[in-house]
C1' cells in the first nucleotide's frame, strides 16, 4: 500500500515549549494571538485487543493501540416523502477514522 470484519448520536483537559494555522478531501460553516499545528509532562475517556474474575452474561481497568470543540461539525452517491425552485425530512452508498485480522 491492498483487503476482510466491527464500530462511528455517548464519553473525556490542564500545564510547559512554540508562534499561525487547524477541523482528511471539495463546498459550507466553525475553532484560533483570551494562542492554531507540532513536541513534552501530567491527567482523563473508552473497552477493539490483552490481562484478571466469572459457568455464562458480564464486571474491573495493570498492559498494546486509540481518543479528549462542534454527530465522522454539516453536505457530497442513490432512492423515497413533503414543499415548490431549491429547501426540509427519512433511508442508503461512497469516502474517512479507529481496532483486530489477512496479504
Nucleotide at each position: 500500500g491492498a483487503u476482510u470484519u466491527a464500530u462511528c448520536a455517548a464519553g473525556a483537559a490542564a500545564g510547559g515549549c512554540a508562534g499561525a494555522g487547524g477541523g482528511a478531501c471539495a463546498g459550507g460553516c466553525c475553532c484560533u494571538g483570551u494562542g492554531a499545528a507540532g513536541c513534552c509532562u501530567u491527567g482523563g475517556c473508552a473497552a477493539c485487543c490483552u490481562a484478571u474474575u466469572g459457568a455464562a452474561a458480564a464486571a474491573u481497568g495493570c498492559g498494546g493501540u486509540g481518543c479528549c470543540a462542534a454527530u465522522u461539525c454539516c453536505u457530497g452517491u442513490u432512492u423515497c416523502c413533503a414543499a415548490u425552485u431549491u429547501u426540509g425530512g427519512a433511508a442508503u452508498a461512497a469516502a474517512g477514522a479507529u481496532a483486530a485480522g489477512u496479504u
A computed fold for a 103-nucleotide RNA from a Flavobacteriales bacterium, annotated as SAM riboswitch aptamer (S box leader). Model confidence (mean pLDDT): 85 of 100. The source organism's lineage runs through Bacteria, Pseudomonadati, Bacteroidota, Flavobacteriia and Flavobacteriales.